[in-house]
Context: one part of a larger RNA
RNA sequence: GGCACGGGGGGGAUGCCUAGGCGUCAUCAGUGAAGCAGGCGUGGAAGGCUGCGAUAUGUCCGGGGGAGCUGCCCAACGAGCGUCGAUCCCGGAAUCCCUGCACCGACCCGGGGAACUGAAACAUCUCAGUACCCGGAGGAAAAGAAAGCAACCGCGACUCCCUCAGUAGCGGCGAGCGAACGGGGACCAGCCUAAACCGUCGGGGUCACCCGGCGGGGUCGUGGGGCCGGUCACAUGGGAGUUACCAAGGUCCGAGUCAGCCGAAGUCCCCUGGAAAGGGGCACCGCAGCGGGUGACAGUCCCGUAGGCGACGAUUCUGGACCCUCCCGAUCGGUACCCGAGUAGGGUCGGGCACGUGAAACCCGGCCUGAAUCUGGGGGGACCCUCCCCCAAGGCUAAGCACGCGAUGACGACCGAUAGCGAACCCAGUAGGGCGACCGAACGGUGGGAAGAACCCCGACCAGGGGAGGACACUGAACCUGAAACCCCGUGCCUACGAGCGGUGGGAGGGCUGACGCCUUGAGCGUCGGCCUGACCGCGUGCCUUUUGCAUAAUGAUCCGGCGAGUUAUCGUGCCCGGCCCGGUUAACCGCUUCAGGCGGGGAGCCCCAGGGAAACCGAGUCUGAACAGGGCGUUUUGUCGGGCGCGAUAGACGCGAAACCAGGUGACCUACCCAUGGGCAGGUUGAAGCGGCCGUAACAGGCCGUGGAGGACCGAACCCACCAGUGUUGAAAAACUGGGGGAUGACCCGUGGGGAGGAGUCAAAGUCUCAUCAAACCUGGAGAUAGCUCGUUCUCUCCGAAAUGGCUUUAGGGCCAGCCUCGGAUAAUGUGCCGCGCGGGGGUAGAGCGACGGAAUCCGCCCGGGGGCCUUCCCGGGCUACCCGGCGGAACCCAACUCCGAAUACCGCGCGGAUCCAGUCCGGGAGUCAGAGCGCGGGGGAGAAGCUUCGCGCUCGAGAGGGGAACAACCCAGACCGCCGACUAAGGCCCCCAAGUCGACGCUCAGUGAUAAAGGAAGUGGGAUCGCGGUGACAGCCGGGAUGUUGGCUUAGAAGCAGCCACCAUUUCAAAAGUGCGUAACAGCUUACCGGUCGAGCCAUCCCGCGCCGAAAAUGACGGGGACUAAGCGUCGCGCCGAAGUCGCGGAUCGAGCAAUCGAUGGUAGGAGAGCGUCGCCCUCUGCGGUGAAGCGGGCCCGGCAAGGACCCGUGGAGCGUGGGCGAGUGCGUAUGCCGGAACGAGUAACGAUUAGAGGGGUGGGAAGCCCCUCCGCCGAAAGCACAAGGUUUCCUGGGGAAGGGCAAUCCGCCCAGGGUCAGUCGGGACCUAAGGCGAGGCCGACAGGCGUAGCCGAUGGGCAGGCGGUUAAUAUUCCGCCACCCGGUGCGUAGGUUGAACCAUGGAGGACGCCGGCGUAGGAAAGAUCGGGGUGUUAGACGUCCCCGUCCCGCAAGGGCGACGGCACUUUGAUCCGGAAGUCUUUCCCAAGCCGGCCACGAAAAGCCCCAUGGGGACGAAGCACCGGCCCGUACCGGAAUCCGACACAGGUGUGCGCGGAGAGCAUCCGAAGGCGUUC
Repeated sequence: GGCACGGGGGGGAUGCCUAGGCGUCAUCAGUGAAGCAGGCGUGGAAGGCUGCGAUAUGUCCGGGGGAGCUGCCCAACGAGCGUCGAUCCCGGAAUCCCUGCACCGACCCGGGGAACUGAAACAUCUCAGUACCCGGAGGAAAAGAAAGCAACCGCGACUCCCUCAGUAGCGGCGAGCGAACGGGGACCAGCCUAAACCGUCGGGGUCACCCGGCGGGGUCGUGGGGCCGGUCACAUGGGAGUUACCAAGGUCCGAGUCAGCCGAAGUCCCCUGGAAAGGGGCACCGCAGCGGGUGACAGUCCCGUAGGCGACGAUUCUGGACCCUCCCGAUCGGUACCCGAGUAGGGUCGGGCACGUGAAACCCGGCCUGAAUCUGGGGGGACCCUCCCCCAAGGCUAAGCACGCGAUGACGACCGAUAGCGAACCCAGUAGGGCGACCGAACGGUGGGAAGAACCCCGACCAGGGGAGGACACUGAACCUGAAACCCCGUGCCUACGAGCGGUGGGAGGGCUGACGCCUUGAGCGUCGGCCUGACCGCGUGCCUUUUGCAUAAUGAUCCGGCGAGUUAUCGUGCCCGGCCCGGUUAACCGCUUCAGGCGGGGAGCCCCAGGGAAACCGAGUCUGAACAGGGCGUUUUGUCGGGCGCGAUAGACGCGAAACCAGGUGACCUACCCAUGGGCAGGUUGAAGCGGCCGUAACAGGCCGUGGAGGACCGAACCCACCAGUGUUGAAAAACUGGGGGAUGACCCGUGGGGAGGAGUCAAAGUCUCAUCAAACCUGGAGAUAGCUCGUUCUCUCCGAAAUGGCUUUAGGGCCAGCCUCGGAUAAUGUGCCGCGCGGGGGUAGAGCGACGGAAUCCGCCCGGGGGCCUUCCCGGGCUACCCGGCGGAACCCAACUCCGAAUACCGCGCGGAUCCAGUCCGGGAGUCAGAGCGCGGGGGAGAAGCUUCGCGCUCGAGAGGGGAACAACCCAGACCGCCGACUAAGGCCCCCAAGUCGACGCUCAGUGAUAAAGGAAGUGGGAUCGCGGUGACAGCCGGGAUGUUGGCUUAGAAGCAGCCACCAUUUCAAAAGUGCGUAACAGCUUACCGGUCGAGCCAUCCCGCGCCGAAAAUGACGGGGACUAAGCGUCGCGCCGAAGUCGCGGAUCGAGCAAUCGAUGGUAGGAGAGCGUCGCCCUCUGCGGUGAAGCGGGCCCGGCAAGGACCCGUGGAGCGUGGGCGAGUGCGUAUGCCGGAACGAGUAACGAUUAGAGGGGUGGGAAGCCCCUCCGCCGAAAGCACAAGGUUUCCUGGGGAAGGGCAAUCCGCCCAGGGUCAGUCGGGACCUAAGGCGAGGCCGACAGGCGUAGCCGAUGGGCAGGCGGUUAAUAUUCCGCCACCCGGUGCGUAGGUUGAACCAUGGAGGACGCCGGCGUAGGAAAGAUCGGGGUGUUAGACGUCCCCGUCCCGCAAGGGCGACGGCACUUUGAUCCGGAAGUCUUUCCCAAGCCGGCCACGAAAAGCCCCAUGGGGACGAAGCACCGGCCCGUACCGGAAUCCGACACAGGUGUGCGCGGAGAGCAUCCGAAGGCGUUC
């Protein structure tokens, strides 16, 4: 370390529970400053929630109620109240702070109005008048009382539901959009005006009259009204009424609501138990057996429930009564007065109507036009006529309908803490994130009762633990149950020279154990079983996904637990089941009823009952047609409603996932630019113009010297920037550090305030920047956009089982149709398909052929013809010739797109036969497949390359396991239902690994060939064939010859056999080339052919076959290995054996066929079909189980035919759970870089955040490297010191603490707890002013929202404005205190001045008031020195002097005060403090406020206070001075270059202003130091 068993820790799953949610229904109510929201207070006591409001957890009145009370977290204490009725509940009243002039989730009306998306692109169209913005209203809103529909019949306001109907229509006639009439229901309601005319009042009037207010009158479409005339009627009557009509109510009764009250019957006996409500027994009530509680499950214990009762007051309602109030003519005739004007209508352009401009009616709007008054006008889908309907241009109007924030009640086959609202809890829109808009969690359970552990022990008066106590404490507060990952402990076995998907099959040994047996009873042995372990051996490359194909080194997963994906609605279609069927069925709605499970009505409507046709139309027929031909479609029947399942359509439609688009908002605290106002830049250098002098010139010019001090000048700090390198790169840091670098008076840098923004800003321009985001920010919404794409998609078994092809496709990784699969139905049994045989067919492939065509194409001969060349030639001509064409003859061929020919196969037809083969076809439901791959054969492309590509035929893989091939989808063998330690075989094998032959016979190979390879090469070797030579002597070797004409001719410098050209004769010879090779300048020389001799038997050559050799170079290491050589290699033959999931045998399962005997089938991806298991909930049931112990959890052992699974037993647990039958689903997880939580590995590893640095001693303490004190050491010192501003917001001080935070520890802290702390006329701000800019009375503009802007106001970064020193606290001080000042105002005293006009007021003017650069330079500061004072060392008897050290200062007009070396008090009790306290004067240099001067061009705020002047008003006071009195609000602690700010941190970063010392130095550089501060938390 592994396995097993047992025990723990950790963690918080599971089960059970519910405080909270979710949904449905009903009723009520649905705001209006008396409200909503928020802030701050309020309690004896801190905080939070709730209540309340300075009358504050409450006050008063009335009612209810009846014993306790001072709300909750939350107990104890304190102090009180209550039967003289408290607390508490209801109603009413009082009190009631600030902000705020609106708020609001849905519903409604209106003004504006997208886009993604869909159309497989996109523009009309769609999404959609949706989202969103804006305005407005109500409890509902809107609509509404016909200028309406309809169709020649009729209806009679509007709204809503069902239906009509997915119809009529609209529509790139695409996607899609989509009525109305009519019918059935819900509800029900109708009215008022304008005008004519009359009256009255008022106004005007040219007096004729006109206009306006009010009242009367009047309100309609068979037209109505007015007016005139006629007739009738008329009140002791009739009608109506609080929502409209139509206006104001009162009283009483009734009902509901807002507190409550009564309310039956066991606490009977026994048992278990901590407890009874459980079990057993005996009773009782019930108009009450809903529900909840009570120590487990209660009709009779408690609260309740059925039933009944109840209100001072408030409120609502409808109903009634009375009072009260309001209203009331009808008709006939005449007359022609009235009947809604910039209107109707028209034109044009838009919008709305289902209707997209269409033939487009109707309604609404912009612009331009523009009527009529009943003899009038509108409509009936262009328009006209006829006919019909109806009266616009004024208004009001309940109910039925929508929604669901709130209150109350009820209910749920809704959830049960990862669920259910985001939110169940000592408290969620919280913690937390973000500048902001906005985003947004997690955390439930002790027990019946706190009985919450007295007391003892260990420990630091911690934490934690051990006892004790208490029914149970493993229920101990981190508390019910407590799973898994993960981490430990104990015991048994195994493991350290062997080896890997970790299993599986076998298995030695060891250990434990049950029963039985044996005895020499022991730690015994044996037998049969069971359990743990597992040396060693065989076989064996995970899972998912995606793929032609994955162990793949292709994807995904660290592990465990929980959550996590085909649902629902409507419509359609098919099958199944059920009801009815001489049809089926209701929808809305209505009624009734019950423990709310239903029952009845309702026939509108739908489907069917008839079809044909484009239609008119006809009809068992009809259409076509001339047809009384033909033919097409029909007629010869079924249907419908509901449920279940499959599939489709519309919806997000299986889940997760974009990049994007649009709308409305939020952002310029970052950054870019701009505006306003302020600030910053050590030091050094150079030396422009100008000016002066001298020289110079006619005069200029010019030169030199000086002066001067310019510059997008130079060097270089602060400051700004970011060029290089290194480091860093899970950083110190989401951009830095270190060392260098660039600019550094400028187009410079910085602060504060302000401006403009998302297709927009800003941009010295990089597509830069716009809050760590930019080729279009961020947030929320449309929204679940869309995703032909990727991933994931959860239990089991059974049957069948594909495809990767064709056609079309803006199509190619997507689709549709067909093909192939499945399921159901039908079909044929003298049989479709399949196989074999026979017969009969057509064909034009392979092959072949081409004197058979079309082409292509090589050679030879002959002939004809043609032109070219050469020769000849006086001419005519002739001759020769490598050429071409044609013909003839001969020879040999080629072709996918040639065929005189022409198979094998394949295919078609017919016949016969075969087969327990039903595999075929048709109709219908459901698919999947459209990436294929390799191999063999036949072709094309390519290169007769590819593990290439593309077709055809086939096989296999795909989707196929097993055996072989070493391993190895595709190759060979062979198709796995399950079991067997049986048999026979296939491919392939049989020496060993490794099952089976060291088998037999005959050959071959020597290369380890036996694993791959070519052209080519070779006396390798075996076999075969052939041509030659050879005892007349071959072949090879050796010896000898190898000559002559001649140096052949030509050529050439030369060419002699041997540069080259031509020829290649002849002679002598046994034989010898006008020469095979070497060689020379050329000869020469050597050699060969050839010949003779010697030798003595075979030799030479060619071809074919077998096996070998060379040719033969690659990266870790190989024919699987060792070995083997007449073999274990190769060839041929033979016999035997092994060998698979094949076949057989035995046993078993399921399915199918069959009467049976029996026979057959059962690999499987996508996919189809079927049957089951389990989870959760509901109903019934077992009148089931359960404290004698439910669920859950941990184990053991069984069951079922396998599975999904299911019992039982033990332990734990402590209250619920199951069986059977049905019903209904949020119903099954391993993978989605899934979500949430927990836990590992990495790893006791990296790191612990600047290399300024610590050490020792003492103290405290349980404990000290870090805390406190001391000593020494080190670091900063233009800072790492001091003071401000911003920002932070208590971090400040004191005491205490030691869980967490602190990168370790901690006695310590910026941590936790408690208490304390910030004091102003003068400091800063306000009570003063204005800048940029903002707001903005009126105003202008704009669909709304809103935009701009005058006066004015706001707005510091600026202007204006009066205090210093010292002391004091633990913590504040220019604030308190002391002292001395000053400002403003008031009062008193006081007086210069004042009618030639004081104070005061107004107006005007000037000042206020401004740049940059430079020079001079006062006060002042700094330093140095002198002086003075004090001290010290040393010398000396002592002292002076010399020398050394320190101080010689600060504020104030002043008064005075402080400081001050040092000394004193105290003495490891190591003074924070307190007391005393000398001198305290001058010189020089440098820097230089103020001020003055100069230069330059870019020419450098505003307003107020205040002062002066002027003018006007005013009309009598009034400076100076003195005294007294008064002086408000806010800030004030602390950090502030940082551990308190901005950076997620106690972060090497960032952060504006002032002071900023000494030595050296030009210097604020740099080094070392002072004051002061630190050593940076391992």
RNAcentral holds the full RNA, with entries from ENA. The part of an RNA shown here (large-subunit ribosomal RNA, half A) has 1578 nucleotides and comes from Ditylum brightwellii. NCBI's taxonomy places the organism under Eukaryota, Stramenopiles, Thalassiosirophyceae, Lithodesmiophycidae, Ditylum. It matches the Rfam family "Bacterial large subunit ribosomal RNA". Rfam links the family to the GO terms ribosome and structural constituent of ribosome. The coordinates come from a structure-prediction model, not an experiment, and the mean pLDDT is 81.